[in-house]
This record gives sequence, C1' cells and structure tokens, in this order.
RNA sequence: UACUCAUCCAGAGAGGUGGAGGGAUCGGCCCUGUGAAACCUCGGCAACCACCGCCCAGCGGCUGGUGCCAAUUCCGCCAGACACUGAUACCAAAAUGGAUGUCUGGAAGAUGAGAG
Repeated sequence: UACUCAUCCAGAGAGGUGGAGGGAUCGGCCCUGUGAAACCUCGGCAACCACCGCCCAGCGGCUGGUGCCAAUUCCGCCAGACACUGAUACCAAAAUGGAUGUCUGGAAGAUGAGAG
C1' cells in the first nucleotide's frame, strides 16, 4: 500500500513534559490557556487474534499481540421503502416535488483477522 471477511447507538482517565491546536477529509457543530496535538508513566475499557478453563452450536477468564478511554464513526453523503402534506398550517404551488423523520442497502472512514 491495493484486496477479502467481521465489527462500529455499549464501555473505559489521572499525573508529568509540552505550549496551540484538535475532533480523517469538506461543511456544520463542538472540545481546547480551568491547557490542544504529540511524547512518557501509571491506570482502565473491551474481548478481534493467540492462550487457558468449562457443563463446548457456545460460555467464561484476561497471561500475551493489537485496539480503544468527549459527543452514535459527534452529525452529514448516495439509492430505495414508508411516514408526513392536500393549501393561512415547514417550503413550494399542482407534483411521481423539496425539506424532515424512521427503516434497509451502499459509499467514505476506523479497528481487527487473513492472504499478497
């Protein structure tokens, strides 16, 4: 770094160094000198892989390899279905409309495992 598969509405922070950014990108909306990113130490969450155990379609443990510890992947994008509306009543003005909401599928991204 292109590919395949699985998961993504749950969960989990203190201290030190540092000194202005961060939440992938763009927009929104947030976080941040009551201290951003990054690095270090310790702690924690989780259970993908390995491992161990059991009453073995599975469950439990958490020793190792990763991962993670604001906000649903913070929200959105595309397609379809349904809901909503019927005119002072979201917009619009005659229609198979837009917006909005729910669901399903997809895209993008992240993480793991696999095979290159």